[in-house]
The RNA shown here (transfer RNA) has 72 nucleotides and comes from a bacterium. It matches the Rfam family "tRNA". Rfam classes the family as a transfer RNA. Gene Ontology term of the family: triplet codon-amino acid adaptor activity. The family has 954 seed sequences and 5,335,975 matches in Rfam 15.1. It was read from a public genome assembly. Its mean pLDDT, the model's own confidence on a scale to 100, is 81.
Formats: sequence, C1' cells, structure tokens
RNA sequence: CGGGGUGUAGUGAACCGGUAUCACGCUGCGUUCGGGACGUAGAGCCACUGGGUCCAAUUCCCAGCACCCCGA
Repeated sequence: CGGGGUGUAGUGAACCGGUAUCACGCUGCGUUCGGGACGUAGAGCCACUGGGUCCAAUUCCCAGCACCCCGA
C1' cells in the first nucleotide's frame, strides 16, 4: 500500500428493515446459624463515529476510526 472480517449492556454472544434478547456478572427479597447453591423480582445498552436511502435503520449504502486476518 491492496483485499477481507469484526465493532450491540460490566464480560461473551443473538437479532441483520419495524420501538434490542440471552448467558454470566450486579442489586433487593426468600431459603441457611452464616456463606455457597437454588428460587424470585429488578436495574443497566437506543446498538464505534458521521453522513445518505427509507414512512421507519443495530440491520442497507458511503466515509472515517479501532482491532484481527491475508497478500505485496
């Protein structure tokens, strides 16, 4: 320098056009002598950034940024 991939709650992932879900973690309660485990309730992300398309975008298109892979 060229090509490809990934970027979504604290962490890991799903969803891939219609007001974002699951697991672990976290908080309250129950259970226990206490803790763990288990049960139950709940908080937390508007989706890397900026534009565009669309009635509507995390999802499509363009540019940029970060990381990973391949080639030179």